Overview:
The prediction has a mean pLDDT of 82. A computed fold for a 1520-nucleotide RNA from Mollicutes bacterium PWAP, annotated as small-subunit ribosomal RNA. Rfam family: Bacterial small subunit ribosomal RNA. Rfam links the family to the GO terms ribosome and structural constituent of ribosome.

């Protein structure tokens, strides 16, 4: 260039937001396991735990062409096939398991060995001469239980030994080129060093051909040794090393090396983490992921490591040797008790451990491995098959047609829907299965047999090559094919609340039970269980467990520190990291060419084989290292050179910077004196303390300490801590100016080092004040507090520790860049203005917001500290410092879904500010005392029905319980039912009326005679229902009460906020009002507010009867003529609107006038926003759903709701002279009357009876009380007061006993105005007066609902109390202060620190023993080749001794687990106890560091912070 791959979020904090921040979720993946279920193939793949112990059988032999012996067969009888124990030779060190050990040059790359080895194999070059003596087999004789020996003798070799050759190899020596780190090449001279006359065939006359053998060269494979680089935790391991660094000589080895001796020397490694400590094979690779990278190392490959634990050689080419040896320990086994034998982390199986992981199979047919000439022989390597849904991959469990939408089954609003074309039923096919029948590939060789070609040779065997014949299949009669037969034999699992695809019924009732989260369940559960239906994968489906991802939640890609978690208290400064300008040279860092290397599998990408796929085969690709060429901008080295970073000098200047001495007044306290007399102090109020021994108050002196009033400041110095009278003395920094000078000298700084308020700590002074502790008084329910009286440590001072605070700007330090205006301090100029510093505001930006903004929290660069849910906990343990006190550093288990940060909208405050209101005052009259009435608690009863519970229950439901009402209670009746629909059937006779029984319902009996034969009444029987003052007002509708007639409550569109939300509604004024008005990013709108309605207060018009009566007449009388004027009556209208005046105000409007009945909403009323209280009603009445159905229904008679020790609530009479009693006499409204009101009269003392005009009402009737006038009583328990009691008696009603009301006689109670409190009222009101009404037979009405008579007092005024607005403020509340919250005790139950000690592992150390072995010694036996002078020598070999050592033992450390009597604290746990520390000023503002005290929270001192409300004052901003 192209192509190709290439990233998802969501639930949970909050009334609601936005952020931070954790927990969970969806996806993938596994050597899995566990429930449920299971038809069939292929290809993988199967002890992840106990490297725990194995029973049995198997996993290594093989050559007779190397050897001698024995056997067996066959016959040609000496020949020829064959078996074998021994000797020799190759092999066994491959192959096959396992991951204990090991953090290592083990491993993976890269390079390196010029410092090294290779058996078989290949190719090459020379040989293959010449002697010796043995040892097993076997043969005798013996020992032992076995295993296994022990001695005599014979005997072969490709076993073993000597000698010869040697152009080769090694050593030495000395010599040239070459090269420079040890060296490589030639060429000389000396010394050393080998072999099997061997096996076979062929020829035969020497020999030829082969396999061997021996020495060398060179390949090739295999290894061994270095080194540079990679990749695990921990610093609560900081120091470690004596063969330990190194040098010299040796020793060992294939080889280098302290890899070992022996000497010298003192090194060597570490904060770029030595050394301990845990933990782990290592990689190719596999998972997961956009990627970067995180996890992981099972299968198959490479490498190590290891073979019961420990040590160790030996053989070999290799081995310190899995199926060899020795020795030590452990365990098992045999045993004639003397002795021996074994090692499955090979296959297979077996026990055991776990959640768990297979046959004690076939075959060498393939591939490959030994041995062998070869045929061959071995091969639990491999190659097959078995067992297991364990993984992938495939295919099946049929297909088409079939509506009446079948039956059954859920649901159901009863219509129906749905399962659902799903079955039935018809056609069809045939994978698979199941029978039959055929049937591969995988086999190529090699040997044999035959033929031909080639080289060589005298030929022959023979060698190579080709061609042809012969033969060899475990798997397996498998794959595969064909052909009949049948829809037959083959679906489940989890899941429907929301994340997350899918809903309804019944049970169940915070219970059973569910949960991955958040959370479901307390009688209507889409959450539990079951069903029915659906949703999702599908021979699987879920569930658990592990990784990864999402999680940008450790951030290299790609986070953060003012408030959320986090800037070290502050400077100084080594290491280390990062650095200004210009030039030159390097080429290390970069960029690039190109070479090797990056096994193989694997992935990715093309191809291509199995019927596809998963499986296989082929080909490409392969981000690291290394080698080399190149290029130089920038970083680096190096050299040089600059002035802008710094820094030196010089002039000048401010300053509570710092230490040291000196020194001044003011107060406060003590002491002495005077003067003076009853107090003084003290506080909310007050003791308590002080005082007639004279205090306090004053005057004078005089002492002593400790701080320095005004100035004085959002002034000033200092790195921070901090610093404040004056004066000196010494001294640190800092700013402007000059630009004279150096020439990057510089910036941050782990680790260190100094400084570092107050408390406190040591030792010696001081010691006025003021003060923790401590004491006494008060407060108070305590009051170890706040308040007051004392009062000591302590504060001072001087030496030394301590090392911490809200040490804050909660903001590191440096350097640069980015509009501005206002003020202040220092300087330089004096005109603008310009440097450092320090404040307020504020643009771009940034921030979750809040805010920050040239003094950054903006925009960039450097360094350095620091966070990672919350609690546990800055707490255990460990170390380091400190005299203590205590400081640094610093965690786990465990328990949670949070914790937080900032703004919002309420709601609160013992916050603030405005304002309303009989809220307070200012008044009048109650209540709470006493007596009755009524209601309510409680009691009590057989019942004493029930509801209402602060305000917003209690003269409330109930506008009226003797029976009935009634719902309770006893007793007695009925059971299709007192009531209501429907079915069938009977009646002719139902209602009423007697009579009997009975307490009555009721039941027998008679009389009765209305209506109508369908209907309708009546019975009777059936079930389907009826019936319920049973439950649930927390399932509900209606209808209330309450805030409150308070002025509020919202919207739509704009606009501001990321976003809850905000503006509109807030501000300025007004008003009874969110009522108006002016201003405003807001303009408009709704429902409230007002008004529209009703009465009332004035007239006017029009009607005048039953109402009225001026005038004219009549009369006892509006009585009657007669008016229509007035009153009144009831229809319509009129009028009142800040409309007009005067002033004020910008407007609204407000003050004060006129007119008018009537004046600023005229009185009054009816209306009653959004909404709160799960307020009340399920007993007005509807209604879910639950419950009773011969009873929780219905009837009857009786009782009860009227009870009474005692508590509260509303109210009535009262207590008296403003009144009681007598007698007289006057004035209403309004409402009611037919089963009613009821006059006049009679008759009773009265209740009330007779009797009966009028009246269905402006006509009739019932009817007024206080008032007013007389006259009495005269301050008493009375001529108040009227309660309880006794008697008599009327009235209503079946009925008056339980339990009505009134009337006479008599009686004659408490009361002499009421304690803490505490209600009602603002004008025709309050108070007092009587009247009516409904409810009702009558009536416990003193109630409630209305009328009217007479008729006050008072408001300065908002400080306080109670209530409500609106605006702002703080909040940790939000179920919203009747919040929410903190500690101790107490009880259960986890975990965990300490802990006398007790009992286990681990790594060293240091002494003692010391196996078997290997190096050394050199005494003693002993000895087959070789040498001898025949004595004896060399060589072995055994005993012996040494040095080295595994194991073993002792010994005091270190470390690291368990356990433990007690015993701290910490968690956690519906409804324990003390108190209320915080959250609002939380009621003493809180906090934070420190010292003290206390039952707890916690309080007191000393400092410090604002993350403190209020109120003042000051700077600062915007506006005009």
């Nucleotide at each position: 260039u192209u192509u190709a791959a290439u990233g998802a979020g969501a639930g949970u904090u909050u009334g609601a937001u936005c952020c931070u921040g954790g927990c969970u979720c969806a996806g993938g993946a596994u050597g899995a396991a566990c429930g449920c279920u299971g038809g069939c193939u292929g290809u993988a793949u199967g002890c992840c735990u106990a490297a725990u112990a194995c029973a049995u059988g198997c996993a290594u032999g093989u050559c007779g062409a190397g050897c001698g012996a024995g056997g067996u067969c066959a016959c040609u009888u000496g020949u020829g096939a064959c078996c074998u124990a021994g000797c020799g030779g190759c092999g066994a060190a491959u192959g096959g398991g396992u991951g204990a050990g090991u953090a290592a040059c083990a491993c993976g790359u890269a390079c390196u060995u010029a410092a090294c080895c290779u058996a078989c194999c290949u190719c090459u070059u020379u040989g293959u001469u010449u002697g010796g003596g043995a040892c097993a087999a076997c043969a005798g004789u013996u020992g032992g239980a076995a295993a296994c020996g022990a001695c005599u003798g014979c005997u072969a070799a490709u076993a073993c030994c000597g000698g010869a050759u040697a152009c080769g190899a090694g050593a030495a020596a000395a010599a040239a080129a070459c090269a420079u780190a040890a060296g490589u090449u030639u060429a000389u001279u000396u010394c050393u060093u080998a072999a099997a006359a061997g096996g076979c065939g062929c020829g035969u006359u020497u020999g030829c051909g082969u396999c061997g053998c021996a020495a060398g060269g060179a390949g090739a494979u295999g290894g061994g040794g270095g080194u540079g680089c990679g990749g695990u935790u921990u610093a609560u391991u900081a120091g470690c090393u004596a063969g330990u660094u190194g040098g010299u000589a040796g020793u060992g080895u294939a080889a280098u090396g302290g890899a070992c001796u022996a000497c010298c020397a003192a090194g060597g490694c570490a904060a770029u983490g030595a050394u301990g400590a845990a933990u782990a094979g290592c990689g190719g690779a596999g998972u997961u992921g956009a990627g970067a990278a995180g996890c992981u190392g099972a299968a198959c490959c490479g490498c190590c490591a290891c073979a019961c634990u420990g040590g160790g050689a030996c053989u070999g080419a290799g081995a310190u040797a899995c199926g060899g040896c020795c020795c030590a320990g452990a365990c098992u086994c045999c045993u004639a008790c003397g002795g021996g034998a074994g090692g499955c982390a090979g296959c297979a199986g077996u026990a055991g451990g776990g959640a768990a992981u297979c046959u004690u199979c076939c075959a060498c047919a393939a591939u490959g491995a030994a041995c062998g000439a070869a045929a061959g022989u071995u091969u639990g390597a491999u190659g097959g098959a078995g067992c297991g849904a364990u993984a992938c991959a495939g295919c099946g469990u049929g297909a088409g047609g079939g509506a009446u939408g079948a039956a059954g089954g859920u649901c159901u609003u009863c219509g129906g829907a749905u399962u659902g074309u799903a079955a039935a039923c018809c056609u069809c096919u045939g994978u698979u299965a199941u029978a039959a029948g055929g049937g591969a590939a995988g086999a190529a060789a090699a040997c044999c047999c035959g033929a031909u070609a080639u080289a060589g040779g005298a030929a022959a065997u023979g060698a190579u090559a080709u061609c042809g014949g012969c033969u060899u299949g475990a798997c397996g009669g498998u794959a595969c094919c064909u052909u009949a037969u049948c829809a037959g034999a083959a679906a489940g699992c989890a899941c429907c609340g929301g994340c997350a695809a899918a809903c309804u019924a019944u049970g169940u009732g915070c219970c059973a039970g569910c949960a991955g989260u958040c959370g479901c369940g307390g009688u209507a559960a889409u959450a539990c269980a079951u069903a029915g239906g659906g949703u999702g994968c599908a021979a699987g489906c879920g569930u658990u467990a592990u990784c990864c991802g999402g999680a940008u939640u450790u951030a290299u890609u790609g986070g953060g520190c003012g408030u959320a978690a986090a800037g070290c208290g502050u400077c100084c400064g080594c290491a280390g990291g990062c650095g200004g300008u210009u030039u030159g040279u390097u080429a290390a860092g970069u960029c690039u060419g190109a070479a090797g290397u990056u096994a193989a599998a694997g992935c990715c990408u093309g191809g291509g084989g199995c019927u596809c796929a998963a499986c296989c085969c082929c080909a490409g690709c392969c981000c690291g290292c290394u080698u080399u060429g190149g290029a130089u901008a920038c970083u680096g080295g190096c050299a040089a050179a600059c002035u802008a970073g710094g820094g030196u000098c010089a002039u000048a200047g401010a300053g509570a910077g710092g230490u040291u001495a000196g020194u001044g007044g003011a107060a406060c306290u003590c002491c002495u004196a005077g003067u003076g007399a009853a107090g003084c102090g003290g506080u909310g109020g007050a003791a308590u303390g002080c005082g007639u021994a004279g205090a306090u108050a004053u005057u004078a002196g005089g002492a002593a300490g400790a701080a320095c009033a005004c100035c004085a400041a959002u002034a000033g110095c200092g790195a921070a801590g901090g610093c404040a009278g004056c004066u000196a003395a010494c001294u640190g920094g800092c700013u402007a100016u000059g630009u004279a000078c150096c020439g990057a000298c510089g910036c941050u700084c782990a680790u260190g080092g100094a400084c570092g308020a107050a408390a406190g700590c040591g030792u010696g002074g001081g010691g006025a004040g003021c003060a923790a502790a401590c004491a006494g008084g008060a407060u108070u329910a305590g009051a170890u507090a706040c308040c007051c009286u004392g009062g000591u440590a302590g504060u001072c001072c001087a030496c030394g520790c301590c090392g911490u605070a809200a040490a804050c700007g909660a903001u590191g330090a440096u350097c640069g860049u980015u509009a501005g205006c206002c003020g202040c301090u220092g300087g330089a100029a004096u005109a603008a203005u310009u440097c450092a510093g320090u404040g307020g505001c504020g643009c771009a930006g940034c921030u979750a917001a809040c805010g920050c903004g040239u003094u950054a929290a903006a925009c960039g660069a450097u360094c350095c500290g620091c966070c990672u849910g919350a609690g546990g906990a800055g707490u255990a343990u460990g170390c380091u410092c400190g005299c203590a006190a205590g400081a640094g550093u610093g965690a786990a288990a465990c328990u949670u879904a949070a914790a937080g940060g900032a703004a919002u909208u309420g709601a609160c405050g013992g916050g603030g500010a405005c304002c309303c209101g009989c809220a307070c005052a200012a008044g009048c009259g109650g209540u709470g005392g006493a007596g009755c009435a009524u209601g309510u608690g409680g009691u009590u009863u057989a019942a004493u029905u029930u509801g209402a519970a602060g305000a917003u229950a209690c003269g409330c439901g109930g506008a009226g319980a003797a029976c009935c009402u009634u719902a309770c209670c006893c007793a007695c009746u009925c059971u299709u039912g007192a009531c209501a629909u429907c079915u069938u059937c009977c009646g002719c006779a139902a209602a009423g009326g007697c009579u009997u029984g009975g307490a009555g319902a009721c039941a027998a009996g008679u009389u009765g005679g209305a209506g109508g034969u369908u209907a309708a009444c009546g019975g009777a029987a059936u079930g389907a229902c009826a019936g319920a003052u049973g439950g649930u007002g927390c399932a509900u509708g209606g209808u209330u009460g309450u805030c409150g007639u308070c002025a509020g409550c919202u919207c739509g569109u704009g606009u501001c906020g990321u976003g809850a939300g905000a503006u509109g509604u807030u501000c300025g004024g007004u008003u009874a009002a969110g009522u108006c008005c002016g201003g405003c990013a807001a303009c408009g709108a709704g429902c409230g507010c007002a008004a529209c309605c009703c009465u009332u207060a004035u007239c006017a018009u029009u009607a005048g009867u039953u109402a009225c009566u001026a005038a004219c007449a009549u009369u006892u009388a509006g009585u009657u003529g007669a008016g229509g004027a007035c009153u009144c009556u009831a229809a319509u209208g009129a009028g009142a609107c800040u409309g007009c005046c005067u002033g004020g105000g910008u407007a609204a409007c407000c003050a004060g006038g006129a007119g008018g009945a009537a004046g600023g909403u005229g009185g009054g009323g009816a209306c009653g926003a959004c909404g709160u209280c799960a307020a009340a009603u399920c007993a007005u009445c509807a209604u879910g759903c639950c419950u009773c159905u011969u009873a929780c229904g219905a009837g009857u008679g009786g009782g009860g709701c009227u009870a009474c020790a005692c508590a509260c609530g509303u109210g009535c009479u009262a207590c008296a002279a403003u009144g009681g009693c007598u007698g007289g006499u006057a004035c209403a409204a309004a409402g009611a009357g037919a089963a009613g009101c009821a006059a006049u009269a009679u008759g009773g003392u009265a209740a009330c009876a007779u009797g009966g005009a009028g009246c269905a009402a402006a006509c009739c009737u019932g009817a007024a009380a206080a008032a007013c006038c007389a006259g009495u009583c005269u301050c008493a328990g009375u001529u108040c007061g009227g309660a309880u009691u006794g008697g008599g008696g009327u009235c209503u009603g079946a009925a008056a006993u339980u339990c009505g009301a009134c009337c006479c006689c008599a009686u004659g109670a408490a009361g002499u105005c009421g304690g803490a409190a505490u209600c009602g009222c603002u004008a025709g009101u309050a108070a007092u007066c009587g009247u009516a009404g409904g409810u009702c037979a009558g009536c416990a009405a003193u109630a409630c609902u209305a009328c009217g008579g007479u008729g006050a007092a008072u408001a300065c005024g908002u400080u306080c109390u109670c209530g409500g607005g609106u605006c702002u403020u703080g909040u940790a509340c939000a179920c919203a202060c009747c919040g929410c919250c903190c500690g101790u005790c107490a009880c259960a139950c986890c975990a965990u620190g300490g802990g006398a000690g007790c009992u286990g592992g681990g790594a060293a150390u240091g002494c003692c023993c010391a196996a078997a072995g290997u190096g050394g010694g050199a005494u003693a036996g002993u000895u087959a080749a070789c040498c001898u002078u025949c004595g004896g020598g060399a060589u072995g070999c055994u005993a012996c001794u040494u040095a080295c050592u595994a194991a073993g033992g002792c010994a005091g450390g270190c470390u690291u687990g368990g356990u433990a009597a007690c015993u701290g604290g910490g968690g956690u746990g519906a409804a324990g106890u003390c108190g209320u520390a915080a959250c609002a000023a939380g009621g003493u503002a809180u906090c934070c560091c420190u010292a003290c005290g206390a039952g707890a929270a916690c309080g007191u001192g000393g400092g410090g912070a604002u993350g403190g409300a209020u109120c003042a004052c000051c700077u600062c901003c915007u506006u005009u």